Model confidence (mean pLDDT): 77 of 100. This is a predicted complex of two RNAs, RNase P RNA and transfer RNA, with 462 nucleotides together. Rfam match: Bacterial RNase P class A. It is annotated as a ribozyme.
[in-house]
RNA sequence: UGAGCUGGCCGGGCGACCGCGUCACCUGCAAGGGUGCCGAGGAAGGUCCGGGCUCCACAGGGCAGGGUGGUGGCCAACAGCCACCCGGGGUGACCCGCGGGACAGUGCCACAGAGAACAGACCGCCUCCCGGGACCGAUCCGUCGGGACCGGGCGGUAAGGGUGAAACGGUGGUGCAAGAGACCACCAGCGUGCCGGGUGACCGGCACGGCUAGGCAAACCCCACCCGGAGCAAGAUCAAGGAGCACGUGUUCGAGGGCGGCCCGCCCGAGCGUGCGGGUGGAUCGCUUGAGGCUGCUGGCAACAGCAGGCCCAGAUGGAUGGUCGCCAACCGGAGUGGUCGCAAGGCCCCCGGCGAACAGAACCCGGCCUAUGAGCCAGCUCAUCCG
RNA sequence: GGGGCGGUAGCUCAAUCGGUUAGAGCAGGAGACUCAUAACCUCCCGGUCGUGGGUUCGAGCCCCACCCGCCCUA
Numbered sequence: 001u002g003a004g005c006u007g008g009c010c011g012g013g014c015g016a017c018c019g020c021g022u023c024a025c026c027u028g029c030a031a032g033g034g035u036g037c038c039g040a041g042g043a044a045g046g047u048c049c050g051g052g053c054u055c056c057a058c059a060g061g062g063c064a065g066g067g068u069g070g071u072g073g074c075c076a077a078c079a080g081c082c083a084c085c086c087g088g089g090g091u092g093a094c095c096c097g098c099g100g101g102a103c104a105g106u107g108c109c110a111c112a113g114a115g116a117a118c119a120g121a122c123c124g125c126c127u128c129c130c131g132g133g134a135c136c137g138a139u140c141c142g143u144c145g146g147g148a149c150c151g152g153g154c155g156g157u158a159a160g161g162g163u164g165a166a167a168c169g170g171u172g173g174u175g176c177a178a179g180a181g182a183c184c185a186c187c188a189g190c191g192u193g194c195c196g197g198g199u200g201a202c203c204g205g206c207a208c209g210g211c212u213a214g215g216c217a218a219a220c221c222c223c224a225c226c227c228g229g230a231g232c233a234a235g236a237u238c239a240a241g242g243a244g245c246a247c248g249u250g251u252u253c254g255a256g257g258g259c260g261g262c263c264c265g266c267c268c269g270a271g272c273g274u275g276c277g278g279g280u281g282g283a284u285c286g287c288u289u290g291a292g293g294c295u296g297c298u299g300g301c302a303a304c305a306g307c308a309g310g311c312c313c314a315g316a317u318g319g320a321u322g323g324u325c326g327c328c329a330a331c332c333g334g335a336g337u338g339g340u341c342g343c344a345a346g347g348c349c350c351c352c353g354g355c356g357a358a359c360a361g362a363a364c365c366c367g368g369c370c371u372a373u374g375a376g377c378c379a380g381c382u383c384a385u386c387c388g
Numbered sequence: 389g390g391g392g393c394g395g396u397a398g399c400u401c402a403a404u405c406g407g408u409u410a411g412a413g414c415a416g417g418a419g420a421c422u423c424a425u426a427a428c429c430u431c432c433c434g435g436u437c438g439u440g441g442g443u444u445c446g447a448g449c450c451c452c453a454c455c456c457g458c459c460c461u462a
Stems, first nucleotide, its partner, number of pairs: 001384009012328007020039002023036005041359001045370002048368005053231004060264004065227005070084005085099001086097004100222002105220002107216003122161002124157003128153005135146004169187006188212001190209008235285004244276006256268003292311001294309006331354004336350001338349004389461007398414004407445001416432004438454005
């Protein structure tokens, strides 16, 4: 200098004018007016997880169903985070992984290929048998023996060819009719036992065994662990209003409800269901102080935890948090016989112009994940090239 | 707030338990038929299977994330 990797930051500042919302105070009979404090986000979003809170038996048993899936730790909890292990990718920094089980069982593996899971003889190789047979040898001329090669048959063979994503270990040798873990050596891999390291996943080593075990569970399934249900329209209080009728069913032989998949069990229990008709469709609480945030110290590789100090930081309910102008920061571009540093390239300052923003907006509250996002900035690291 | 379904050619829909080159109708184009047009007949054209990633030998189908649309319920 070029190409990259990882982590983090910011989401403009100041002033003037106009405007909006809660709360407090003042003023006013009231409507309202005035002053002051505060007033969106890193994602407030998607609603994908986990909790708090509230109600239902402060939540019970079983089945069904759902979720999670290497190990250790963190956390209120999690599918989150941190560290590590294993596998894969990259020259590397680093990245990715729904990462338990395929000797519990069932199922699937298209096409091609001979054969696809208790494997399989198409070509090839080999023994034997049968037929033909150029030719060779013997001959008592009738035949007999051998025979390259060709064709066929019963078999053997998984070394070689070929197919495929995948063909039942690899290399070399022994062996054999030809072959083959049939046997041997080494290597890979599996199982069992032991030793060493580690909390553990796992790693390293030794011995023995059998010679070899295919893949798919993001197919059913099995194993381990976890999960009661519903949601702030939860739930509580107050106010306002009205009109009942018909049918069915039930009152200890128990309808119905809590119990929003089913059964059991527990509790409540005199009403309940359908149709027609009538009324209301308001207010207050819940509501924002919270696993809260900031600074510092300590412990820890880290996630995080502990301690101390000081802070209060939106609560709307048709839903406030905005608009205009000026200056500045930051960024981009331009220009100069400008200033300054430098040998130079160039840097900084001065001058002019542009831009001055994107995604998006609380609605019970938190912790995560994911997604969207302008102009940029900072730190650490890797590779390549050049110079010293 | 809670729950469910869908996205495949210009339009409407298929595609079995994941299998070879994703089909059908309408529309469009060409030919044939006809004096001519339509219909009928023959042939053709037309696909980012919503997007991205993963599992698998192989994905429209299975899994994950995202985008868009529709429906039910209080």